[in-house]
RNA sequence: GCCGGGGUAGCUCAGUGGUUAGAGCGGAGUCUUCAUAAGGCUAAGGUCGUGAGUUCAAAUCUCACCCUCGGCACAA
Numbered sequence: 001g002c003c004g005g006g007g008u009a010g011c012u013c014a015g016u017g018g019u020u021a022g023a024g025c026g027g028a029g030u031c032u033u034c035a036u037a038a039g040g041c042u043a044a045g046g047u048c049g050u051g052a053g054u055u056c057a058a059a060u061c062u063c064a065c066c067c068u069c070g071g072c073a074c075a076a
Base pairs, nucleotide, nucleotide: 001072002071003070004069005068006067007066010025011024012023013022018056028042029041030040031039049065050064051063052062053061
């Protein structure tokens, strides 16, 4: 340099045009217990990497850029 995968909650990930953006784990509160663990319940936590475009409507499609992983190539 070329090709491809990925970037969504603190972590691991789902969601591939339309209804309110979700799950598990973790953290917080609470119930239960003499207490702890385990278990139940509740709520919180998001600029969907950044910017632009297409569309009535974008996490989702297109383009550019950034980060990351893999492959290929690489002269003096």

The RNA shown here (transfer RNA) has 76 nucleotides and comes from Parcubacteria bacterium DG_72. The sequence is in RNAcentral, with records from ENA. The coordinates come from a structure-prediction model, not an experiment, and the mean pLDDT is 80. Taxonomically the source falls in Candidatus Parcubacteria (Bacteria, Bacteria candidate phyla). Rfam family: tRNA.